This is a predicted structure of a 72-nucleotide RNA (transfer RNA) from a Candidatus Wolfebacteria bacterium.
Its mean pLDDT, the model's own confidence on a scale to 100, is 82.
The sequence was found in a public genome assembly.
Its Rfam family is "tRNA". By type it is a transfer RNA. Gene Ontology term of the family: triplet codon-amino acid adaptor activity. From the family's description: Transfer RNA (tRNA) molecules are approximately 80 nucleotides in length.
The source organism's lineage runs through Bacteria, Bacteria candidate phyla and Candidatus Wolfeibacteriota.

RNA sequence: GGCCCUAUCGUCUAACGGCUAGGACAUAGCGUUCUCAUCGCUAAAAUCGGAGUUCGAUUCUCCGUGGGGCUA
Numbered sequence: 001g002g003c004c005c006u007a008u009c010g011u012c013u014a015a016c017g018g019c020u021a022g023g024a025c026a027u028a029g030c031g032u033u034c035u036c037a038u039c040g041c042u043a044a045a046a047u048c049g050g051a052g053u054u055c056g057a058u059u060c061u062c063c064g065u066g067g068g069g070c071u072a
Base pairs, nucleotide, nucleotide: 001071002070003069004068005067006066007065010025011024012023013022018055027043028042029041030040031039048064049063050062051061052060
């Protein structure tokens, strides 16, 4: 350089083109306990950037950026 894959809460991970973007762990609050731990309930927290297609894009297309792989 060429080709391929990939990017979602703090972390990991879901989401037939129509969701209030879900779950687990972690965090915070409350309850339980003499205290801690465990356990239960609740809360906050995310779609890499730009453009296009579409009535509608996390999802499809293109360009970029980051990461990974193959190859010369």